Fluoride riboswitch aptamer (crcB RNA motif) from Kozakia baliensis, 61 nucleotides, folded computationally. Of the family's consensus pairs, 100% are formed in the model. The coordinates come from a structure-prediction model, not an experiment, and the mean pLDDT is 75.
RNA sequence: CCUGGACAAGGGGAUGGGGUUCCCCUGAAACCGCCGCAAGGCUGAUGACUCCUCUGUGCCG
Numbered sequence: 001c002c003u004g005g006a007c008a009a010g011g012g013g014a015u016g017g018g019g020u021u022c023c024c025c026u027g028a029a030a031c032c033g034c035c036g037c038a039a040g041g042c043u044g045a046u047g048a049c050u051c052c053u054c055u056g057u058g059c060c061g
Base pairs, nucleotide, nucleotide: 009026010025011024012023013022016052017051018050019049020048021047033042034041035040
């Protein structure tokens, strides 16, 4: 220096944070929703389960 393996660490799973869990990536990486040629339109604070927080509208007091 090359190859393989193990462990650890770190990053990520369309809008903030916590817990549990699953998956992806090792940096020109993983990841960055859907429809539409475009203009534009639609949904969602989760990958999943769950808790907290933020925003708009309506009703009641």
The sequence is in RNAcentral, with records from Rfam, Ribocentre and ZWD. The organism belongs to Kozakia, within Bacteria. The same sequence occurs in records of 3 taxa.